[in-house]
Context: one part of a larger RNA
Parts: sequence; structure tokens; C1' cells
RNA sequence: GAAUGAACGCUGGCGGCAUGGAUUAGGCAUGCAAGUCGAACGGUGAGGCCCCGCAAGGGGCCGAUCAGUGGCGAAAGGGUGAGUAACACGUGAGCAAUCUGCCCUCGAGAUCGGGAUAGCCCCGGGAAACUGGGAUUAAUACCGGAUGUGGUUACCGGUCGCAUGGCCGGUGUACUGAAGGCGCAAGCCGCUCGAGGAUGAGCUCGCGUCCGAUUAGCUAGUUGGCGGGGUCACGGCCCACCAAGGCUGAGAUCGGUAGGUGGUCUGAGAGGAUGGUCACCCACACUGGGACUGAGACACUGCCCAGACUCCUACGGGAGGCUGCAGUCGAGAAUCUUCCGCAAUGGGCGAAAGCCUGACGGAGCGAUGCCGCGUGAGGGAUGAAGGCCUUCGGGUUGUAAACCUCUGUCGCCCGGGACGAAACCAAUGACGGUACCGGGAGAGGAAGCUACGGCUAACUACGUGCCAGCAGCCGCGGUAAUACGUAGGUAGCAAGCGUUAUUC
Repeated sequence: GAAUGAACGCUGGCGGCAUGGAUUAGGCAUGCAAGUCGAACGGUGAGGCCCCGCAAGGGGCCGAUCAGUGGCGAAAGGGUGAGUAACACGUGAGCAAUCUGCCCUCGAGAUCGGGAUAGCCCCGGGAAACUGGGAUUAAUACCGGAUGUGGUUACCGGUCGCAUGGCCGGUGUACUGAAGGCGCAAGCCGCUCGAGGAUGAGCUCGCGUCCGAUUAGCUAGUUGGCGGGGUCACGGCCCACCAAGGCUGAGAUCGGUAGGUGGUCUGAGAGGAUGGUCACCCACACUGGGACUGAGACACUGCCCAGACUCCUACGGGAGGCUGCAGUCGAGAAUCUUCCGCAAUGGGCGAAAGCCUGACGGAGCGAUGCCGCGUGAGGGAUGAAGGCCUUCGGGUUGUAAACCUCUGUCGCCCGGGACGAAACCAAUGACGGUACCGGGAGAGGAAGCUACGGCUAACUACGUGCCAGCAGCCGCGGUAAUACGUAGGUAGCAAGCGUUAUUC
């Protein structure tokens, strides 16, 4: 000098764009943050309409709503950086060792039956959370049989390959599938099997990836093999048996520290430092462990067990998990609103209308940063008054002020008023009566901070008297202090200026 997610002191006009819990991965009141589908199903049935009937009433249709069965989603999105020195990440390869819901393309198909169960109803237990029994009912829920273009499996042939082997074709045995809904219809949405694609994921390997040797030896599923189990899949991943191996001074093991990267800061560069916001990957979700469901989890707002903590209780037993958005307490030098909206973009469900969405779009708060603008412009000498200094002549503040003539940025008032909205028409804007435009009044509402001995731009007076104090280094202060304190003046930067901390 540059930089910062900064803090502190003094000061503070406006706008735009960014940015804001770095410490206790400490504890959390309250509200919201994941639902949706009645065009899968049986019910419920506010309300409305139609028919018969004198009426009471009966029948039919549409249908808001509600819990349940069922489907899809809930594995995304959002948060954090605790752990992790590791194939975690980066980069480049490989899988002939793999999986992939929804989506796209293609081929083939969808037949006949069955028994339940929630809900509803009845009875019961419990303070509650919740739960037991009986009767009855539906499905795109569940089960059995049929159908096999196919798939799996055994054998043969061809072809290809870096090995195990891959691909294609043929033959045979066995196994292996389905669901309907809406519509007058056409048809649409679904269902099953198979092939391919796309996307996503899993696994393997080369190279790179902090400090310590005051850590020198480490290792028994350890290293390899045979056989099996397990997995979507290779593999000591696991198991039985056999062998005795494997790693290490090119740093094993142990200890410390740490999420990684694109990047960011600095620097002429090489390099050094760093990883906040944004993007990608990883890991975690009160602590530890476990599996279930599923295409996908060992699952932030799912389940089970143990533990700590908090809460309810009729003392028998139960409930909870903000490292989601706000907010609160604590600790801290220190970090915001318990705001508005689904209008846009995106996501889930749905045939759609639509519903949900603290993702997101916005507003609010903070000079936290960067950028822009303003606090007036021109004229104006009696060089006014006042202040300060003075050799008492004067000098300086200083064209500065007053005064005259103007201007109207920002702010203020009035009027108009968007883009963002895409979609046959129509309707649809949180922001927002905002930005912006026009008009109006009026210099009015808007300047501080630090320094002035040298480094280093800027000097005098008074006070103080090695005191009080200053200080980044050198050093100032003991009676004439340009170095302390105050005043005037001056210098620098400016809505900021200094200090502290940290990096280069």
C1' cells in the first nucleotide's frame, strides 16, 4: 500500500447493488417450512335440481366437505461444517463386475376366479397417548390359475475381444406377467413383459492433496489362495480351511490440525495466504446403534433400541428434537423482521380446474462493503465584526461571511404512472401508487474525523513542569515543549474518518 462475513471510538444526508451468527454442531417458547389425487375405492353428504303425490312422504341426479383404504411424492428443495488426511475431493481412465421410479422410442400383451381388511356399526380398556373384541364392505390393495412375443436357465454354432469373457443366432427343459378409470363415442390416462435411449447413482484404478521423527517400526481378517455366503454389482465385504504373508526412511504406524474444489485476497510474476456469499462434490441432522419401506435412504421435520436433557401425568404411563424461515435465552468484541406474496421462476400431486411450496420473488433492519450523488453556483474588499497571533505598525482566519444575482440535483408537496404477464379470448402483480415522467415551493433540511518532531503533507500561543501524559519506530515531558493538554491556524481523507485484529 492492498484486502476483510470484521469489531470498537467519534460522526452520519440520499440512492443503487451486494452482504450480515465467523463464538456454544449450546438449550429452545410460539407460528409456519410436504403434500396432493373423488377421473383408483367403499363411505359421509352441507346444499341444489328433477319426477310421483292433495299432503305426509317416496324415487332419481349433481355435489361442497370430512376421516379411512389405495397411488405418487415425501431420498428433491432448504440448513450446517461437527466428523473426515479418506478414492472424501480434484483430474483422467475403467466396469466384459452394475442398478436406474417418473421421461422418450420400439415390440408384444392384459383372461378366469378367490379370500380378506380399514372405514362405518356394536361392545370394551385407558387420565392421556392410544388400544382390544365382534359383525359387515370396496378397490388400480392382496392372493390363486391361464396366456410367454419375450426374459432367466442348459447346450450348440458364428463373430469379436486386453484375460475372466462380450454380442448375435439356433435347439430343449423348467421357472416367470397384468388393473382398471373417465368419456355418448372417438379417444385419453393408466397396467404387464421385453429391447434401446436419456438422466441419476454405485464400484475400481493412475496422479495430485497440511504439520510433527522430541512418533520407527506397524499389521492377525492381517496379505494371498481354494470353496462358499451375501450384494444391483467386483471384492476378506463376511465365513470355513490352507499358506505366511502385507506396509515402511520415496516416512508406514502414531499424534496434531482440517470438509474438498471452482475460486478469493495479495503480488510485476513466481509464489504466499485463504475456502464467507455463489456453483459442484462430500459429510451430518439431540448423542450412539439398527434395520424396515422403496427405483432410490440406513432416511433433518419416518420407525425401533439405548443414553442425556426438557415437558405432561389420575404415578400406571406418555410426548419431544429449529445444523429449515422468523424469533428467544446463553456465551461473545460481534451478526437482522416472530414481515408480504405464490404475481414471476422452479418443484410435488392431479386428465384438468387447482392445491401445497419460509424453495423462490420481494419488502424491513445494519454506513458491513462497493459504486454514484448531494450538502449549492456566480459575483462580492470597508479586506466588516469576532477569534488567534503580534515587534502594537500590523498579520491571519479571508471572497470566507454579510450583501446582490441565480440554479433546483437529493429531500419535501401535488398530478400522472409502468416493464416484469407467458397463455385464442378473458382474467391474473407480493413488490407498488414503487421506478419513472410532469408541475410547485424554497438556499432552504444535509460535515465530520484524524493528524501537524523525523519517517510524513501540515505551526504558533497558553497551561503543565520526568508531573499529568504521548508513543508504530526513533523517542518527547525535570520552567521558554512545533512531540503532553487546550485554543487559533494548517494538512489529509470525506458520509465517513481513525484505532484494533488478521493476510499478502

This is a predicted structure of a 504-nucleotide part of an RNA (small-subunit ribosomal RNA, 5' domain) from a metagenome. It matches the Rfam family "Bacterial small subunit ribosomal RNA". The full RNA is in RNAcentral, with records from SILVA. The coordinates come from a structure-prediction model, not an experiment, and the mean pLDDT is 87.